[in-house]
Molecule: nadA riboswitch
Organism: unclassified sequences
RNA sequence: AGCUUCAACAUCCCCGUAGGUCGGGCCCGCCGUGGCGGGUAGUGGAUCUACUGGAGCC
Numbered sequence: 001a002g003c004u005u006c007a008a009c010a011u012c013c014c015c016g017u018a019g020g021u022c023g024g025g026c027c028c029g030c031c032g033u034g035g036c037g038g039g040u041a042g043u044g045g046a047u048c049u050a051c052u053g054g055a056g057c058c
Base pairs, nucleotide, nucleotide: 002057003056004055005054006053007052013044014042016051017050018049019048020047021046022045023043025040026039027038028037029036030035031034
């Protein structure tokens, strides 16, 4: 280098960072009653990629 696994740090707990995909929430618009499009946010749902910091395998 590669692989596996974890999140101490956190203004209760959970949450390492950034981004993507699918699906939800809220707001707006259109068509007209469940669809389409746009916007928005700690989306407490899933998943992928890269990275930070530990532990381990080789």